Model confidence (mean pLDDT): 80 of 100.
Predicted 3D model of a 62-nucleotide RNA (Fluoride riboswitch aptamer (crcB RNA motif)) from an Actinomycetes bacterium.
The sequence was found by an Rfam model in a public genome assembly.
RNA sequence: GGCAGGAGCGGCGAUGGGGCUCGCCCGAACCGGUCGACCGACCUGAUGGCUCCUGUGAUGUC
Numbered sequence: 001g002g003c004a005g006g007a008g009c010g011g012c013g014a015u016g017g018g019g020c021u022c023g024c025c026c027g028a029a030c031c032g033g034u035c036g037a038c039c040g041a042c043c044u045g046a047u048g049g050c051u052c053c054u055g056u057g058a059u060g061u062c
Stems, first nucleotide, its partner, number of pairs: 010025004016053006032043004
């Protein structure tokens, strides 16, 4: 100096924040989907999962 492993800190899981929880990553994890690609068109969702808040969408009522 390189490679591999372990631990800790941390990071990530398609657009925001908090709590809990699961998985993944060590310069990676990650960077929605369908129509073959491009063009074009269309579709779901602020979650990885649960829940609360914010924003947004749909329906109904005042």